This is a predicted structure of a 71-nucleotide RNA (transfer RNA) from Lamna ditropis. RNAcentral holds the sequence, with entries from ENA. Its mean pLDDT, the model's own confidence on a scale to 100, is 80. The same sequence occurs in records of 3 taxa. The source organism's lineage runs through Eukaryota, Eumetazoa, Bilateria, Chondrichthyes and Lamna. Its Rfam family is "tRNA". Rfam's curators write: Transfer RNA (tRNA) molecules are approximately 80 nucleotides in length. Rfam classes the family as a transfer RNA.
[in-house]
RNA sequence: AAGAAAGUGACAGAGUGGUGAUGUGGUUAGCUUGAAACUAACAUAUGGGGGUUCAAUUCCUUCCUUUCUUG
Numbered sequence: 001a002a003g004a005a006a007g008u009g010a011c012a013g014a015g016u017g018g019u020g021a022u023g024u025g026g027u028u029a030g031c032u033u034g035a036a037a038c039u040a041a042c043a044u045a046u047g048g049g050g051g052u053u054c055a056a057u058u059c060c061u062u063c064c065u066u067u068c069u070u071g
Base pairs, nucleotide, nucleotide: 001070002069003068004067005066006065007064010024011023012022018054026042027041028040029039030038047063048062049061050060051059
């Protein structure tokens, strides 16, 4: 310098147009003499801007960040 891929809760990780799974973690309650384990409930997310659409995590564009390949 050229090309490609990725960005989703505290973390990991699904989701190819119709209101975001799951697991770990956190808080509370139950159980227990107490803790752990177990059970139940609760809280928590789409990198920033713009566009298309009745509707965008998803499609388009631009920026930022990270990774890979070639030189």